The RNA shown here (transfer RNA) has 72 nucleotides and comes from an uncultured Candidatus Altimarinota bacterium. Its Rfam family is "tRNA". Rfam links the family to the GO term triplet codon-amino acid adaptor activity. Its mean pLDDT, the model's own confidence on a scale to 100, is 81. It was read from a public genome assembly.
RNA sequence: GCGCGUGUAGUAUAAUGGCUAUUAUUCCGGCCUUCCAAGCCGAGGAUGCGGGUUCGAUUCCCGCCACGCGCU
Numbered sequence: 001g002c003g004c005g006u007g008u009a010g011u012a013u014a015a016u017g018g019c020u021a022u023u024a025u026u027c028c029g030g031c032c033u034u035c036c037a038a039g040c041c042g043a044g045g046a047u048g049c050g051g052g053u054u055c056g057a058u059u060c061c062c063g064c065c066a067c068g069c070g071c072u
Base pairs, nucleotide, nucleotide: 001071002070003069004068005067006066007065010025011024012023018055028042029041030040031039048064049063050062051061052060
């Protein structure tokens, strides 16, 4: 330099055009307990960045960035 793939809460993930974005865990509050742990309930938190297509984009298209793999 070229090609391919991946990017979603602190972490790990689901969602293949219909979103009010899923689940687990962590954090916070409450219940329970003499206390802790466990358990139960509740709340908050995310689509790498910028454009395009579309009534509607995590999803499709383009560019960029980061990471990984391969080739030279």